[in-house]
RNA sequence: GCUUGUUCUCAGGGCGGGGUGAAAUUCCCCACCGGCGGUAAGCAGGUUCAUCCUGUAAGCCCGCGAGCGGCCCUAUCGUUAGGGGUGUCAGCAGAUCUGGUGUGAUUCCAGAGCCGACGGUCAUAGUCCGGAUGGAAGAGAACGUGC
Numbered sequence: 001g002c003u004u005g006u007u008c009u010c011a012g013g014g015c016g017g018g019g020u021g022a023a024a025u026u027c028c029c030c031a032c033c034g035g036c037g038g039u040a041a042g043c044a045g046g047u048u049c050a051u052c053c054u055g056u057a058a059g060c061c062c063g064c065g066a067g068c069g070g071c072c073c074u075a076u077c078g079u080u081a082g083g084g085g086u087g088u089c090a091g092c093a094g095a096u097c098u099g100g101u102g103u104g105a106u107u108c109c110a111g112a113g114c115c116g117a118c119g120g121u122c123a124u125a126g127u128c129c130g131g132a133u134g135g136a137a138g139a140g141a142a143c144g145u146g147c
Stems, first nucleotide, its partner, number of pairs: 001147002004144007016030004031127002033116002035064004042056005059114002067092002069089001070086005096112005118130003
């Protein structure tokens, strides 16, 4: 350094102003937010003639995650309720274009757009409350295994 195992830690942001109304952080106008891995011509650092290396860089490019639903198993006299399992379940379920530079960009620069689980609620929620002191993509650390 690679490989593999155990344990532990960490792992999501956002309604401010105005309008209508009996009532709205839910509607309307303006505003605000962007999980994880990959990719990269930007940025930072190192090095070099060139090159190259390291870090960082996409909500809407590729893939993943939580939720709901589906399917399977199951307690029960019975049930639309309970418990367990399953992502090889193509379901809900997501969203980007135009111009510029260039060999090369849906990633850079400029502009204009678009998207956001479920349940609740004096009125419809990406931003409030709840399941959730949960779970998890994954990130890191410690101690070992093998080469």

The RNA shown here (FMN riboswitch aptamer (RFN element)) has 147 nucleotides and comes from Parasedimentitalea maritima. It matches the Rfam family "FMN riboswitch aptamer (RFN element)". From the family's description: The RFN element is a highly conserved domain that is found frequently in the 5'-untranslated regions of prokaryotic mRNAs that encode for flavin mononucleotide (FMN) biosynthesis and transport proteins. The source organism's lineage runs through Bacteria, Alphaproteobacteria, Rhodobacterales, Paracoccaceae and Parasedimentitalea. The sequence was found by an Rfam model in a public genome assembly.